Predicted 3D model of a 265-nucleotide RNA (Bacterial large signal recognition particle RNA) from a Gaiellaceae bacterium. Rfam family: Bacterial large signal recognition particle RNA. It is annotated as a non-coding RNA gene. Lineage of the source: Bacteria > Bacillati > Actinomycetota > Thermoleophilia > Gaiellaceae. The coordinates come from a structure-prediction model, not an experiment, and the mean pLDDT is 76. The RNAcentral record of the sequence draws on ENA. Of the family's consensus pairs, 94% are formed in the model. A source record names the gene ffs.
RNA sequence: UCGCGCUAGGCGGGGAGCUAGCGGUUCCCUGAACCCGCAAUCCGCUACAGCGGGGCUGAAUUCCUUCUCGAGGAGGUGCGUUCCGAGGUAGGGCCAGCGCACGUGAGCGAUGACGGCCAGGUUCCGCGCGACGGAAGCCUGUGAACCGCGUCAGGUCCGGAAGGAAGCAGCGCUAAGUGGUGUCUCCCGGGCGCCGCGGAGUCGCCUGGCCCGAGCGAUCGUCGCCAGCACCGCCUCGACCAAUCCUUCGAAGGAAGGUGCGCGA
Numbered sequence: 001u002c003g004c005g006c007u008a009g010g011c012g013g014g015g016a017g018c019u020a021g022c023g024g025u026u027c028c029c030u031g032a033a034c035c036c037g038c039a040a041u042c043c044g045c046u047a048c049a050g051c052g053g054g055g056c057u058g059a060a061u062u063c064c065u066u067c068u069c070g071a072g073g074a075g076g077u078g079c080g081u082u083c084c085g086a087g088g089u090a091g092g093g094c095c096a097g098c099g100c101a102c103g104u105g106a107g108c109g110a111u112g113a114c115g116g117c118c119a120g121g122u123u124c125c126g127c128g129c130g131a132c133g134g135a136a137g138c139c140u141g142u143g144a145a146c147c148g149c150g151u152c153a154g155g156u157c158c159g160g161a162a163g164g165a166a167g168c169a170g171c172g173c174u175a176a177g178u179g180g181u182g183u184c185u186c187c188c189g190g191g192c193g194c195c196g197c198g199g200a201g202u203c204g205c206c207u208g209g210c211c212c213g214a215g216c217g218a219u220c221g222u223c224g225c226c227a228g229c230a231c232c233g234c235c236u237c238g239a240c241c242a243a244u245c246c247u248u249c250g251a252a253g254g255a256a257g258g259u260g261c262g263c264g265a
Base pairs, nucleotide, nucleotide: 001265002264003263004262005261006260009057010056011055012030013029014028015027016026020046021045022044023043024042034054035053036052037051038050063258064257065256066255067254068253072249073248074247075246076245080240084238085237086236087235088234089233091232092231093229094228097225098224099223101222102221103220107216108215115211116210117209118208119207120206121205122204123200124199125198126197127196128195129193130192132189133188134187136185137184138182139180140179141178142177148173149172150171151170156165157164158163
């Protein structure tokens, strides 16, 4: 150096997540890498490795170490008319009021505007009247087997008689009571009244009269003042978040180095 047979090793790795930590099942990246069973409110461990069983390969293209490159993941930073949320602000917008300052001007106005004065009403209080309602009186109907009145046939009682007494039914009347009527009388009541009288009060409104003699004026616009609303804008904060940058882990690929035993030639 070559051949044969073995052994260590290898037959994927990594990120996230889970976990005290690690490996696996799960998701993702890389890219091609033996088979079977098991595993999330989980399985197995405290470690050259998931546990159990089987198979292939095997000292180098394949195993180990270091370097390089770097897919991808994680954490942070953070642009921002985006979009979303919270708070603030009255600049814009909207809306109310006042001034009625300036303008507009439907309409009213010499058949008299605005203004001034007077009277009445509207308002309040008192009294009255009317209407309505209630109750009483008055009027009227009815109303007592006996225990109301009058008259009391018949019959009864007393008496020798004359005569007298009580008294049922009937008839008439009436009390308490119970109905009716409202022309009447008196009392009471109040969400009654184009009612009357007296008083008070106010000039706000309405009506009328008188004086004066030319304006009055709804609406709308501008301006000013003073409130309100967070719709837009602006400010602050939060959430979200592209790129970049920082930190960290890092597959596949590339480079260098390293790693046995036995037999034979």